[in-house]
């Protein structure tokens, strides 16, 4: 050089004019602010408001699954364990249970699961049949461990040596998943749970068009809470029209120090950074530019996915060449 892999920054800008929304101060003008890294899905988890208050047992319905940490939670981050894919740097994982129990695994095959004997082998008996067998050959994606030897009537973990499993256990590392090493036992009976199920833990509902207050006008009455039982307690209010609040100071942002491998705590400091309500943040004009793609805030927050226009920058990994 050149291919690859993780991460991270940007989102056009400078000036002029014209315009539109909020908000000060002010007096008909000035100042300042004015849509995103995803504002998109609405998939998840709060914050907040509402359901009379609280138990407490059941029942259905839903998610989670390996170990530890971190966070207000979370299905989510981070760190490791295995397991699978890459030459590596690195990805993925829907990572419990197959002897609780059903259910599938075409065809072919004797038989596909606590399954079976079709060819050969072996013995009897007289040309038919019984008995033994699962070693050897077939069929299949997978056939009751595998090589090797002994035994045998002929075979079989029968028994023996080694390997693989799988169980029971010691030792060492590690918070723990787990990993290494060693010991004993012939115990060897497929696979699938993003198939039904079992396990263990967890989970109220509804949602800013949520509710609140005031004014109006009209008449009306008992509802909104997964379900179901038991106990326990209250009396005034629903709909309809406006208007005003809820509506922006937040589990927030920017930075520094310090502890952690990181995720991220903890501690100063600094600044104030959209609140529209049929929906405002735009237009034209020169210039610079590597380029403007995905694409608009409606009550807000932390994740998760999708969609992309170029450009920059850090570490890592492999080939090659050179010194």
């Nucleotide at each position: 050089a050149a291919g690859g892999u993780a991460c991270g920054a940007u989102a056009g800008g400078u000036g002029a004019u014209u315009g539109c929304u909020u908000g000060a101060a002010a007096u008909u003008u000035u100042c300042a602010a004015g849509a995103g890294g995803a504002a998109a899905g609405u998939c998840c988890g709060g914050g907040c408001u509402g359901c009379a208050u609280u138990g407490a047992a059941g029942c259905a319905a839903a998610g989670u699954u390996c170990c530890g940490u971190c966070u207000a939670a979370c299905g989510g981050a981070c760190g490791g364990c295995u397991a699978g894919g890459g030459u590596a740097a690195c990805c993925u994982a829907a990572g419990g249970g197959a002897u609780a129990g059903u259910g599938c695994a075409a065809c072919a095959g004797a038989g596909a699961g606590a399954a079976g004997a079709c060819u050969u082998c072996c013995g009897a008996u007289u040309u038919u049949u019984c008995g033994g067998u699962a070693a050897a050959g077939g069929u299949g994606a997978a056939a009751c461990g595998g090589u090797g030897g002994g035994g045998u009537a002929a075979g079989a973990g029968c028994c023996c040596a080694c390997c693989a499993g799988a169980g029971u256990u010691u030792a060492g590392a590690g918070c723990a998943a787990u990993c290494u090493a060693g010991a004993c036992u012939g115990c060897u009976u497929u696979g699938u749970a993003a198939a039904c199920c079992c396990a263990a833990c967890u989970u109220g509902c509804a949602g800013c068009a949520a509710g609140a207050a005031u004014g109006g006008a009209u008449u009306g009455g008992u509802u909104u809470u997964g379900c179901u039982u038991c106990a326990u307690g209250u009396u005034u209010u629903g709909a309809c029209c406006a208007u005003u609040c809820g509506c922006u100071a937040g589990a927030g942002u920017g930075u520094u120090a310090u502890c952690g491998u990181a995720a991220g705590a903890u501690a100063g400091c600094a600044a104030g950074u959209a609140g529209a309500u049929a929906a405002a943040u735009a237009a034209u004009c020169a210039c610079c530019c590597a380029a403007g793609a995905c694409a608009g805030a409606a009550c807000u927050c932390g994740g998760c996915u999708u969609a992309u226009c170029g450009u920059c920058g850090u570490a890592c990994c492999u080939u090659u060449c050179c010194u």
Source information:
This is a predicted structure of a 323-nucleotide RNA (Bacterial RNase P class A) from a Campylobacterota bacterium. The organism belongs to Campylobacterota, within Bacteria. Its Rfam family is "Bacterial RNase P class A". It is annotated as a ribozyme.